[in-house]
Molecule: c-di-GMP-I-GGC riboswitch aptamer
Organism: Candidatus Brocadia
RNA sequence: CACGACAAAGGCAAACUCUGAGUGAUCAGGGGGCGCAAAGUAAAGGGUCUUAGACUUACAGGGAAGUAAGAGCAAAUAAAGAUAGCCUUACUGCCGAAG
Numbered sequence: 001c002a003c004g005a006c007a008a009a010g011g012c013a014a015a016c017u018c019u020g021a022g023u024g025a026u027c028a029g030g031g032g033g034c035g036c037a038a039a040g041u042a043a044a045g046g047g048u049c050u051u052a053g054a055c056u057u058a059c060a061g062g063g064a065a066g067u068a069a070g071a072g073c074a075a076a077u078a079a080a081g082a083u084a085g086c087c088u089u090a091c092u093g094c095c096g097a098a099g
Stems, first nucleotide, its partner, number of pairs: 001099001003096002011036002016031006034085001040091003044088003047083005055070005
């Protein structure tokens, strides 16, 4: 140190579960412990996930918005959001074997 020990001191905490928040992805707290040398922090670039709208028929109507019913809840495009324990990136950090 851009390195990572059958080392030392520690740390974090998956699935699941209880409570709460959110339309949802998910998040917070308690239990729990799969694992992690950054599983510390940050949505900057990707990936993945979520949400609503869109379409058809009828009514109304100059048109759009609207109302009702049906289809769909997929694909494509875009928007907003989530995810750091998916990857890249940025910043910070304990210890000191081998190299």